[in-house]
Context: one part of a larger RNA
RNA sequence: CCUUCGUUUAGGAACUCGGCAAAACAACGUGCGUAACUUCGGGAUAAGCACUUCCCAAUUAAUUUUGGGACUCAGUAAAAGAUUCCAAGUGACUGUUUAUCAAAAACUUAGGUCCCUGCUAACUCGCAAGAGGAGAUAUAGGGGCUGAUGCCUGGCCAGUGUCAGAACGUUAAAAGGAUUUGUCAACUUCGAUGUCAUGUCGGAGAGUAGCAGAGAAUUGAAGCGCUGAUGAACGCCGGCGAUAACUAUAAUCGUCCUAUGGUAGCGAAAUUCCUUGUCGUGUGAGUUACGACCCGCACGAAUGGCAUAACAACUUGGAAACUCUCUCAACGAAGGACUCG
Repeated sequence: CCUUCGUUUAGGAACUCGGCAAAACAACGUGCGUAACUUCGGGAUAAGCACUUCCCAAUUAAUUUUGGGACUCAGUAAAAGAUUCCAAGUGACUGUUUAUCAAAAACUUAGGUCCCUGCUAACUCGCAAGAGGAGAUAUAGGGGCUGAUGCCUGGCCAGUGUCAGAACGUUAAAAGGAUUUGUCAACUUCGAUGUCAUGUCGGAGAGUAGCAGAGAAUUGAAGCGCUGAUGAACGCCGGCGAUAACUAUAAUCGUCCUAUGGUAGCGAAAUUCCUUGUCGUGUGAGUUACGACCCGCACGAAUGGCAUAACAACUUGGAAACUCUCUCAACGAAGGACUCG
């Protein structure tokens, strides 16, 4: 010097991102006592106070109570064993999770709601057979979103999606085969040859059937166009100008655009850039906290909004108690390191 411990005057969080760590409180005992709030169950062991052995006196139904006193290191205990309170945020709760840096406000949850499914169900796995769903049957099963409870859940169907509709338009394969191209016998014609066998060879023209190629009209489903519905489907929810008898502000008016222009509630918020916004509370002093205000850069209603008792190794601010966290260090113990032997 390091590690792990113990003790400490005065002060008592001045430490620090933060009371981290430590200390202290603390009997799951007895008696008393116990607030706000509340879903009336809780909150609650709330908080807080006192007591605990023995002796004496008085007292009592009582080893009960009251007063006085005594001894021990120690009268709850062999050990083990809640710090508490105030306020706010988030998530209702118990539960689950990144085995090995994250336990949470994330996931789940009961509850809510929407969609699909009539049973050989939908859906999932499998090439299939088949299996699960289910030896179930819509009070059932599958999927999406939200997330107890309370009060609620506004407007927009123009876009995207979904569902329904079938008149018209468009449309594939396919059917159809008007027309047309190539080839092509007979046939026509020219030339050569040659005997008269009216033959042989070559060129040109025209072109039936067949075969092959191209191919118009017409017929032709879903889909798309079209019509309608649908938001607890994906989503979206304005701008400018003027106006009241001080000023300021604008209930009001005008105008442009849009599918409709953000309702209730909340709001510098886990959301506010400007920002340490402004005012108030708390402190000697408060970029944090709490209560308000509202010009919401850029809250907002099951991508749920706002409240909410209980709960939480959650997050934030404050208080009591307590302490070597600190002012500011000191001493000691054990084990190391180091030095010497």
Notes: A computed fold for a 341-nucleotide part of an RNA from Candidatus Kuenenbacteria bacterium HGW-Kuenenbacteria-1, annotated as large-subunit ribosomal RNA, domain IV. RNAcentral holds the full RNA, with entries from ENA and SILVA. Lineage of the source: Bacteria > Bacteria candidate phyla > Candidatus Kueneniibacteriota.